[in-house]
RNA sequence: GGGCCUUUAGCUCAGCUGGCUAGAGCGUACGAUUCACAUUCGUAAGGUCACUGGUUCGAAACCAGUAAGGCCCA
Repeated sequence: GGGCCUUUAGCUCAGCUGGCUAGAGCGUACGAUUCACAUUCGUAAGGUCACUGGUUCGAAACCAGUAAGGCCCA
């Protein structure tokens, strides 16, 4: 220098052919249970979907560029 892959909640990830308000598990807070703790159950908070622009009635998803990480080639 060239090619490919990944980037979504604090962590691990789903969402794959564009369509209501973006989700799960773990974790966190609160409550129930317990003498208490753990377990279990319930509720809640937590996201500008890496960033910028574009396409579209509509983008986490499609296109272009940028950034970070990984792999391969030279």
Notes:
The RNA shown here (transfer RNA) has 74 nucleotides and comes from an uncultured Candidatus Saccharibacteria bacterium. The sequence was found in a public genome assembly. Rfam family: tRNA. The family's RNA type in Rfam is transfer RNA. Model confidence (mean pLDDT): 82 of 100.